Notes
Model confidence (mean pLDDT): 75 of 100. This is a predicted structure of a 333-nucleotide RNA (Bacterial RNase P class A) from a Candidatus Saccharimonadota bacterium. The gene name in the source record is rnpB. Lineage of the source: Bacteria > Bacteria candidate phyla > Candidatus Saccharimonadota. Its Rfam family is "Bacterial RNase P class A". The family's RNA type in Rfam is ribozyme.
RNA sequence: AUAGCGUGCUGAACGGUCGCUCCAGAUGGAGAGGAAAGUCCGGGCAGCAUAGAGCAGGACAGUCGCUAACGGCGACCGGGGGAAACCCUAGGGAAAGUGCCACAGAAACGAAACCGCCUUUCCUUCAGAGAAAGGUAAGGGUGAAACGAGCAGUGUAAGAGACUGUAGCGAUACAUGGUGACAUGUAGAGGAGGUAAACCCUGUCUGCUGCAAGGAGAUUUGCAUUACACGGUGCUCGCCGGCAAAUCGAUAACCGCUUGAUUGUAUCGGCAACGGUGCAACUAGAUAGAUGAUCGUUCUCGACAGAACCCGGCUUAUAGGCACGCUACUAAA
Numbered sequence: 001a002u003a004g005c006g007u008g009c010u011g012a013a014c015g016g017u018c019g020c021u022c023c024a025g026a027u028g029g030a031g032a033g034g035a036a037a038g039u040c041c042g043g044g045c046a047g048c049a050u051a052g053a054g055c056a057g058g059a060c061a062g063u064c065g066c067u068a069a070c071g072g073c074g075a076c077c078g079g080g081g082g083a084a085a086c087c088c089u090a091g092g093g094a095a096a097g098u099g100c101c102a103c104a105g106a107a108a109c110g111a112a113a114c115c116g117c118c119u120u121u122c123c124u125u126c127a128g129a130g131a132a133a134g135g136u137a138a139g140g141g142u143g144a145a146a147c148g149a150g151c152a153g154u155g156u157a158a159g160a161g162a163c164u165g166u167a168g169c170g171a172u173a174c175a176u177g178g179u180g181a182c183a184u185g186u187a188g189a190g191g192a193g194g195u196a197a198a199c200c201c202u203g204u205c206u207g208c209u210g211c212a213a214g215g216a217g218a219u220u221u222g223c224a225u226u227a228c229a230c231g232g233u234g235c236u237c238g239c240c241g242g243c244a245a246a247u248c249g250a251u252a253a254c255c256g257c258u259u260g261a262u263u264g265u266a267u268c269g270g271c272a273a274c275g276g277u278g279c280a281a282c283u284a285g286a287u288a289g290a291u292g293a294u295c296g297u298u299c300u301c302g303a304c305a306g307a308a309c310c311c312g313g314c315u316u317a318u319a320g321g322c323a324c325g326c327u328a329c330u331a332a333a
Base pairs, nucleotide, nucleotide: 002328003327004326005325006324007323008322009321010320012298013297014296015295016294017293018292020031021030022029023028033304037315038314040313041312042311043310044309045210046209047208048207052237053236054235055234057206058205059204060203061202062076063075064074065073066072077091078089079088080087081086092201093200097199098198099195100194101193109148114140115139116136117135118134119133120132121131122130150166151165152164153163154162169191172187173186174185175184176183177182214255215254217248218247219246220245221244222243223242231239262281263280264279265278266277267276268275269274299302
């Protein structure tokens, strides 16, 4: 330099004028994002028993760790791809049971005789050919897959794990290493298609609702009188105790609402995800819903896109720019 792999950051800059939301003050200060998005997963918070039991349903699935939690993340193991950096992985069980396996093919899983091979009989003067009955899964053909342990030998009419020897897989046992998944080695009776993103089995988790949550209801009268209704739940149980009307209050209000598993930085521990400690900072909070318009200067001429209770993830969209680490090849030193 070329080709490529991985990680992180950024998302025009500065100033003037007018306007909007918030900050008790007001010549001042603050004012969208990495995804604010999809609302997919998890948690906080809130109400319903301080959320209880069982069943059903649902989600997830290598190991160890991280975390408030997760279906997320990190590291590693196994499998696959690549020359490499590295990438992908829907990764429990098919040695519980059931189901299914398109097309082609004789047959698609309790096997099965289309061609072929072999035996017998018939036909034929003989041979060859043909017909019938039977044996055979070694060979051919079809197919993604043909019964599932290859090769050599024995055996046989021809054949076959039918038998022998020897490779491969492999539940399991033992040894060594590892926290572990697992790896390596030795033995290995019995065993042998695929499919669990088919039912199913095993293990773990799982109550419902959703900030329009919720904070506000009170008094009186009437009815009901032990369990119907009702209480935001798929069913059963359990728990609570109710229902209706009138009057008053209240809601165009206020709280919840942004100080939080927060952010920055230093340091320590850890391969990492992440965690501990010190110091510093406060960074939109509206409720018809603000974050805009315009002018000037400059540049590489500007992508996707706009908060509505909050947070951690995942996914999707994104013009361009920057930084770092690594691989291969070539050349030069």